[in-house]
RNA sequence: GCAGAUGGUCGGAGAGGUGCUGGGGCAACCCAGAGGAAAGUCCGGGCUCUAUAAAGACACGGUGCCGGAUAACGUCCGGCGAGGGUGACCUUAGGGAAAGUGCAACAGAAAGCAAACCGCCUGGAAACAGGUAAGGGUGAAAGGGUGCGGUAAGAGCGCACCGCGCCUUUGGUAACAAAGGUGGCAUGGUAAACCCCACCGAGAGCAAGACCAAAUAGGGAUGACACACGGCCUGUCUUUGGGUCGUCAUCCGGGUCGGUCGCACGAGGCGUCAGGUAACUGACGCCCCAGAUGAAUACCUCUCCCCUGUCCCCGCCCUUGUGGGGAUCAGGGACAGAACCCGGCUUACAGACCGUCUGCGUUU
Numbered sequence: 001g002c003a004g005a006u007g008g009u010c011g012g013a014g015a016g017g018u019g020c021u022g023g024g025g026c027a028a029c030c031c032a033g034a035g036g037a038a039a040g041u042c043c044g045g046g047c048u049c050u051a052u053a054a055a056g057a058c059a060c061g062g063u064g065c066c067g068g069a070u071a072a073c074g075u076c077c078g079g080c081g082a083g084g085g086u087g088a089c090c091u092u093a094g095g096g097a098a099a100g101u102g103c104a105a106c107a108g109a110a111a112g113c114a115a116a117c118c119g120c121c122u123g124g125a126a127a128c129a130g131g132u133a134a135g136g137g138u139g140a141a142a143g144g145g146u147g148c149g150g151u152a153a154g155a156g157c158g159c160a161c162c163g164c165g166c167c168u169u170u171g172g173u174a175a176c177a178a179a180g181g182u183g184g185c186a187u188g189g190u191a192a193a194c195c196c197c198a199c200c201g202a203g204a205g206c207a208a209g210a211c212c213a214a215a216u217a218g219g220g221a222u223g224a225c226a227c228a229c230g231g232c233c234u235g236u237c238u239u240u241g242g243g244u245c246g247u248c249a250u251c252c253g254g255g256u257c258g259g260u261c262g263c264a265c266g267a268g269g270c271g272u273c274a275g276g277u278a279a280c281u282g283a284c285g286c287c288c289c290a291g292a293u294g295a296a297u298a299c300c301u302c303u304c305c306c307c308u309g310u311c312c313c314c315g316c317c318c319u320u321g322u323g324g325g326g327a328u329c330a331g332g333g334a335c336a337g338a339a340c341c342c343g344g345c346u347u348a349c350a351g352a353c354c355g356u357c358u359g360c361g362u363u364u
Base pairs, nucleotide, nucleotide: 001360002359003358004357005356006355007354008353009352010351012304013303014302015301016300017299018298020033021032022031023030024029035335039346040345042344043343044342045341046340047205048204049203050202060201061200062199063198064197065079066078067077068076069075080094081092082091083090084089095196096195100194101193102190103189117136118135119132120131121130122129123128144162145161146160147159148158149157163185164183165182166181167180168179169178170177171176209261210260211259212258219252220251221250222249223248224247225246230245231244232243233242234241268287269286270285271284272283273282274281275280305333306332307331308330309329310327311326312325313324314323315322316321
C1' cells in the first nucleotide's frame, strides 16, 4: 500500500421565536419532555385477577454437548466436538439408531434375517453348475480405506499403517483429549419422523385490576292517596265472575357515561474501586430521567457541520483524467414515534468515528 476479519461508540450542533403535554408557583413565570431499535410481539420475568388442600401420575407443550452467569430464559459468557477458510475468524436444535415402529421415489442383480447383471476362477464340447465381492455398471447411500502377502480366482483370509468399537492409564470440575493395549470390524442412514431418556411448565392479561359515581330507564323497601273508570289474562264474542296492573314522595343497591388510581424510585442510571479470562457481581459516591389517553414530545428563521452535483482557481498529465482549495449556488442528512414495567432475541437503518487482529506485496 492492497485485500479482509472482528469489537465498540454516535445517530447532526448552537441560538431565537410560536405552540403542545406534565410538574411547581397566588401570579409573573420557572423546570422537564422518545429510541437504539420506542418496531415485530417471538421468549423469559415482575405486577394483577381467576383456578388450585398437598403431593404424585397421565396427557400436552417446550428445552437438549459441558461448565458458569442471571430474578428467569429458548438469552449471555467461557470451553469441547464437527464443518468451512492460507489466516484473523465464521457456522453449528450438537442426548439416544443392539427398546420398538416407520421411511428411502427412480435406477439397479441386490436397499435390511443383504445381493451374482457384466466380469474373474474351476468343472464342462456346450447348455449349465459351483466359487468370488478385487474390477465395471446403478444409486444420495452397495457391509471399513491404502499397500504388501496370499489364492484356482478372490476375500480382514493374514500382516503394516490409518479409521472404528471396547478396555486401561494420564490430563481436565466436565464435555472431551492424548498415550498404551485389544477386537478383524459383527447390529448402515434418518429422531427440526413417531418414539425413548433427562429437565422445565396452571390460565388470562394494564381493555389486568381497584375505587368514586350523573341523567334516563328498570329493580327493591317504606309512607301517603286511589281501589273508580280503564287496560291485560281467563281460546274467541256478549253477560256475570276471578286474577293482575296504579300515582306521588323519600330511601337503598347494581350497572352505563364520566372520573381517579394502577402509572413512573426501578432486578434504575452514571462514576470510582475491588473480584472474575468473561458474562456478571459487590462496596462507596452522585443523580431523579416522558407519562399522553382521537393519545403532547412539534413547526419556523438564522449560523455552523457532513455528503452529492454544478461553477471558479491552482498543481500534475499529450488527452480522457486526477489531487488540493473556494462559492452570496442547488439538492440531501437514514430507520423510525413511548402507551404497565424490566431482561433478551429478531428485524430496519443515510452516514461518521475509535480500537484490536490477519493475509499478500514493497522498503528498511
The RNA shown here (Bacterial RNase P class A) has 364 nucleotides and comes from an Alphaproteobacteria bacterium. Rfam family: Bacterial RNase P class A. Rfam classes the family as a ribozyme. Rfam describes the family as follows. Ribonuclease P (RNase P) is a ubiquitous endoribonuclease, found in archaea, bacteria and eukarya as well as chloroplasts and mitochondria. Its family is annotated with tRNA processing, dimeric ribonuclease P complex and ribonuclease P activity in the Gene Ontology. NCBI's taxonomy places the organism under Bacteria, Pseudomonadati, Pseudomonadota, Alphaproteobacteria. It is recorded under the gene name rnpB.